Context: one part of a larger RNA
Molecule: small-subunit ribosomal RNA, central domain
Organism: uncultured bacterium
RNA sequence: CUGGGUGUAAAGGGAGCGUAGACGGCAUGACAAGUCCGGAGUGAAAGCCCGGGGCUCAACCCCGGGACUGCUCUGGAAACUGCCAUGCUUGAGUGCGGGAGGGGCAGGCGGAAUUCCUAGUGUAGCGGUGAAAUGCGUAGAUAUUAGGAGGAACACCGGCGGCGAAGGCGGCCUGCUGGACCGUAACUGACGUUGAGGCUCGAAAGCGUGGGGAGCAAACAGGAUUAGAUACCCUGGUAGUCCACGCCGUAAAUGAUGGAUUACUAGGUGUCGCGGUACGAAGUACUGCGGUGCCGGCGCAAACGCAAUGAGUAAUCCACCUGGGGAGUACGUUCGCAAGAAUGAAACUC
Numbered sequence: 001c002u003g004g005g006u007g008u009a010a011a012g013g014g015a016g017c018g019u020a021g022a023c024g025g026c027a028u029g030a031c032a033a034g035u036c037c038g039g040a041g042u043g044a045a046a047g048c049c050c051g052g053g054g055c056u057c058a059a060c061c062c063c064g065g066g067a068c069u070g071c072u073c074u075g076g077a078a079a080c081u082g083c084c085a086u087g088c089u090u091g092a093g094u095g096c097g098g099g100a101g102g103g104g105c106a107g108g109c110g111g112a113a114u115u116c117c118u119a120g121u122g123u124a125g126c127g128g129u130g131a132a133a134u135g136c137g138u139a140g141a142u143a144u145u146a147g148g149a150g151g152a153a154c155a156c157c158g159g160c161g162g163c164g165a166a167g168g169c170g171g172c173c174u175g176c177u178g179g180a181c182c183g184u185a186a187c188u189g190a191c192g193u194u195g196a197g198g199c200u201c202g203a204a205a206g207c208g209u210g211g212g213g214a215g216c217a218a219a220c221a222g223g224a225u226u227a228g229a230u231a232c233c234c235u236g237g238u239a240g241u242c243c244a245c246g247c248c249g250u251a252a253a254u255g256a257u258g259g260a261u262u263a264c265u266a267g268g269u270g271u272c273g274c275g276g277u278a279c280g281a282a283g284u285a286c287u288g289c290g291g292u293g294c295c296g297g298c299g300c301a302a303a304c305g306c307a308a309u310g311a312g313u314a315a316u317c318c319a320c321c322u323g324g325g326g327a328g329u330a331c332g333u334u335c336g337c338a339a340g341a342a343u344g345a346a347a348c349u350c
Stems, first nucleotide, its partner, number of pairs: 004321003007304002012318001014201004021194003025088005031082001033081002035077008048066007091191001092188003095184004103177007110154001115149007125136002162169002206247006215241002220236004258317001267295013299306002323350003332343004
């Protein structure tokens, strides 16, 4: 490189936006670059293939033909690709009318609980465990009542439920703001899909500066357990967890399943949002579109299983894989304050 693959065997980028590029709807006309047909020139000789011949054969040599799949010029064809022109509305987008939602950012408010402080009542224990001890308590604890402080998280509702591109998002209210969906068919008229580089977002932990610190809790200390116990259990406890700003850029970042579109004779059942029809309304039944679950047939699959939310059937674009170890290591480079991240081998070995 080809061929074959990427749910679990090696392999889908953590996610989005988008540049180049690649690919791209319907109709008509023109051109003829690609494409196709014909002709001409060239494609040295040798070699190669076929036929024949000469050295006794062969190698070798000689003759004839083919081939040299290419390039150039020229005459035509116009289905497809391309390019140009004109038009269309189904793709895409805008408008208008709606309802749903923990989507995002900022500000304010609330109650329960834990802890601490003050005061009252009250007396000898409390706490903890498999059992204990460390610990707290006659300087009055635990319990209980009242008042106060402060931080963090929002029980029930709550759900195979909702929203978001992913990470993720949950008390209530207000402001600003993104997206999806349904209906309508007024407008634009292919404006589309994907996307190497690039840019942005990106859990937790971690880092820098400044705040904050109730609970929890790496490290650490003590008590137990044990042969030991640098653990599991217990009592404490600092970073951190929280906020602001700035870094980091990784996760089993998982559906271990990249994105978009089209067609599929198998359906059943639940649920969320919006609509239509029928019965007066509520509600029910049938039904349309969009999501989200379970079961299941064809088909697929090594099997497990997937099965209209595909791992089925075909195309299009990107990313990635190519035996195990060495190794996501070394070196170099880029990025980072650092931790480190990204890119990413070889020797050797089985």